[in-house]
């Protein structure tokens, strides 16, 4: 510097036009002598950033911008 891929919850990641999810983790009650397992619930999001397409955009386009591999 070229070219490919990812960038969505605290972490791993799903989800590619029509109402943002899943498992882990946190909390909080049951359960225990306690704890841990389990069982119910809650909370947690600038869908990387600006624009544009579109009735409607995490998803489509165009710039940018971090990360990774491949070429030089």
């Nucleotide at each position: 510097g070229g070219g490919c891929g990812c960038g969505u919850a605290g972490c791993u990641c799903a989800g590619u036009g029509g109402a943002a999810g899943a498992g882990c983790a946190a909390c909080u009650g049951c359960c225990u002598u306690a704890c841990a397992c389990g069982c119910a619930g809650u909370a947690g999001g600038u869908c990387c950033c600006u624009g544009g397409u579109u009735c409607g955009a995490a998803c489509c386009c165009a710039g940018g911008u971090g990360c990774g591999c491949c070429c030089a």